[in-house]
RNAcentral holds the sequence, with entries from MGnify. This is a predicted structure of a 95-nucleotide RNA (Glycine riboswitch aptamer) from a soil metagenome. It matches the Rfam family "Glycine riboswitch aptamer". Its family is annotated with glycine biosynthetic process in the Gene Ontology. About the family: This family represents the bacterial glycine riboswitch. The coordinates come from a structure-prediction model, not an experiment, and the mean pLDDT is 81.

RNA sequence: CUGCGGGAGAGACCUCAGAAUCGGCGGGCAACCGGCGGGAACUGGGGCGCCGAAGGGGCAACCUCCCCGGAAACUCUCAGGCAAACGGACCGCAG
Numbered sequence: 001c002u003g004c005g006g007g008a009g010a011g012a013c014c015u016c017a018g019a020a021u022c023g024g025c026g027g028g029c030a031a032c033c034g035g036c037g038g039g040a041a042c043u044g045g046g047g048c049g050c051c052g053a054a055g056g057g058g059c060a061a062c063c064u065c066c067c068c069g070g071a072a073a074c075u076c077u078c079a080g081g082c083a084a085a086c087g088g089a090c091c092g093c094a095g
Stems, first nucleotide, its partner, number of pairs: 001095006011048001013047006021038003025034003049082003055078001056076003062070002
């Protein structure tokens, strides 16, 4: 590095808009049109709360001492994440 197995934490939070979809209502002979409403769903914003184990930053015990360099599962939460799935530091096995 590759394959397989294991692998934690924290709101399936609130809200806005859009398309699709579904259901009434109204109009129309009909095709269809208008408006209203629905949701563990989709896309894109906003808000509050929270988590630390991708990545990244910080502190420094330590590497016998100094320089250089390295350096945590501590710490920050930029990034990431807060149902499942995916991902996942790290651990085990095989090559």